[in-house]
Molecule: c-di-GMP-I riboswitch aptamer
Organism: Anoxynatronum buryatiense
């Protein structure tokens, strides 16, 4: 440096649910809580997915619509420890 991940050590994150705040929603922030995670750190300028307010269309139902989100989907990027 590359591959790699022990019933190892140290440190860390926190799903569902729930309470409070924000939001049109998706979702997000904080508290409680742990399903899990060796990148569950960071990136929404790549793919994918969610929502659908403004707006547009429509007689209505509704459809389209990202400038809103998701990194715990793939991807990119940086990085702790260590058997081998």
């Nucleotide at each position: 440096u590359a591959u790699u991940g022990a019933g190892a050590a140290a440190a860390g994150c926190a799903a569902a649910u729930u309470c409070a705040g924000c939001g049109a929603a998706a979702g997000u922030u904080g508290g409680a809580g742990a399903c899990g995670c060796a990148a569950a750190g960071c990136c929404a300028c790549g793919g994918g997915c969610c929502u659908a307010a403004a707006g547009c269309a429509a007689u209505u139902a509704u459809g389209c619509g990202a400038u809103g989100g998701c990194a715990g989907c793939c991807g990119g990027u940086u990085g702790c420890c260590g058997c081998a």